This is a predicted complex of two RNAs, RNase P RNA and transfer RNA, with 424 nucleotides together. It holds a member of the Rfam family "Bacterial RNase P class A". The family's RNA type in Rfam is ribozyme.
RNA sequence: UGAGCUGAUUAGACAAUCGCUGUCCUAGCAAUAGGAGGGAGGAAAGUCCGGGCUCCAUAGGGUGAGACGCCAGGUAACGCCUGGGCGGCGCAAGCCGACGGAAAGUGCAACAGAAAGUAAACCGCCUUUAAGCCUGCUUAAGGGUAAGGGUGAAAGGGUGCGGUAAGAGCGCACCGCGUCCUUGGUAACAGGUGACGGCACGGCAAACCCCGUCUGGAGCAAAACCAAAUAGGGAUACUAUGGUGUGACCCGCACUGUAUCCGGGUAGGUUGCUUGAGGUUUAUGGUGACGUAAAUCCUAGAUGAAUGAUUGUCCACGACAGAACCCGGCUUAUCGAUUGGCUCAUUUU
RNA sequence: GGCCUCAUAGUUCAAUGGAUAAAACGGUCCCCUCCUAAGGGACAGCUACAGGUUCGAUUCCUGUUGAGGCCGCCA
Numbered sequence: 001u002g003a004g005c006u007g008a009u010u011a012g013a014c015a016a017u018c019g020c021u022g023u024c025c026u027a028g029c030a031a032u033a034g035g036a037g038g039g040a041g042g043a044a045a046g047u048c049c050g051g052g053c054u055c056c057a058u059a060g061g062g063u064g065a066g067a068c069g070c071c072a073g074g075u076a077a078c079g080c081c082u083g084g085g086c087g088g089c090g091c092a093a094g095c096c097g098a099c100g101g102a103a104a105g106u107g108c109a110a111c112a113g114a115a116a117g118u119a120a121a122c123c124g125c126c127u128u129u130a131a132g133c134c135u136g137c138u139u140a141a142g143g144g145u146a147a148g149g150g151u152g153a154a155a156g157g158g159u160g161c162g163g164u165a166a167g168a169g170c171g172c173a174c175c176g177c178g179u180c181c182u183u184g185g186u187a188a189c190a191g192g193u194g195a196c197g198g199c200a201c202g203g204c205a206a207a208c209c210c211c212g213u214c215u216g217g218a219g220c221a222a223a224a225c226c227a228a229a230u231a232g233g234g235a236u237a238c239u240a241u242g243g244u245g246u247g248a249c250c251c252g253c254a255c256u257g258u259a260u261c262c263g264g265g266u267a268g269g270u271u272g273c274u275u276g277a278g279g280u281u282u283a284u285g286g287u288g289a290c291g292u293a294a295a296u297c298c299u300a301g302a303u304g305a306a307u308g309a310u311u312g313u314c315c316a317c318g319a320c321a322g323a324a325c326c327c328g329g330c331u332u333a334u335c336g337a338u339u340g341g342c343u344c345a346u347u348u349u
Numbered sequence: 350g351g352c353c354u355c356a357u358a359g360u361u362c363a364a365u366g367g368a369u370a371a372a373a374c375g376g377u378c379c380c381c382u383c384c385u386a387a388g389g390g391a392c393a394g395c396u397a398c399a400g401g402u403u404c405g406a407u408u409c410c411u412g413u414u415g416a417g418g419c420c421g422c423c424a
Stems, first nucleotide, its partner, number of pairs: 001345010012314007020039002023036005041320001045331002048329005053219004060251004065215005070084005085099001086097004100210002105208002107204002122149002124145010157175006176199001177197004181192004223271004233262006242256004264423003278297008315318001350420007359374003367404001376392005397413005
């Protein structure tokens, strides 16, 4: 200098004017007026996971169902994160991985192909018998053979030597594989010129399933209170061995007129609601995720639902996008800018 | 805001992981008819989008997009 990898921060700036919406103060009986100060995000999104919170039993047992799935740790918890292992990609930094079990069982594999899973004989190779003759070939019937051809996504270890009628783990050497032992490691796993086994064990579990771990259901339109309103009506189901309690079912527990539908009324207010597994800084333990301690800060809370518009100056001309109970994650969308660390190549010294 | 369901031809729908994705109505063209209707024949037109698992995906899994449905209180 060029090409790349990775972490973090930020999300036009400043000023003026006019608005919108909460809070506090002052005036006012009130409506309201004046002043001060606050007012979207890194994803507020998808609602895909996990938790808090509320109600149903202080959520209890069993079956079923679902989710997850290498190991260790972090965390309130997780399907998240960190570190490690294994596999794949890359020269590397680094990135990616639904990564338990196919030697428990069942099942699937279209077409092609001889054969698709207790393997299989179409061609080929070898051979026996018989026949023919041109005497080493052909034909017919049978046997052996998985080395070669061909089919397929996939054909039941690989290479070499021996062996054989031809072949074959049939035998041997090396490589691979499995079981046991042993060394290192908390473990996953890795190493071994340690022993044994000729191979018995092909693929699919995002097919059923098995093993292990976890999960009770519903959701702030939860839930509680106040007010308003009224036709306290009708139908259906069940009659206490019943019914209901949002749950897939059974038990258990609680309640003892409940549920569903039709019809009717009301659609107002308060709480829940934002101080929280909170943020920032420093110190400290840890490889790290993260933990501990101290100091310090308060940072939207609406309910037809606010956070905007106009003007001026400047620049790199501004992307995706708008809270609705709250957090931790993941995923998806995103014009750019700043910055830390690292790798490779080339050149110069 | 929350909780669910679904997406295949213009419309309504079918398809066990294995086809050239089936059918009805509709559309276009032809035949029939003096013309139209009815009838007969032929043709065109589809798995919402993007990845993954698998030899192979409309089907299984994940993400995105779009559409639809439900919800409070009183008696």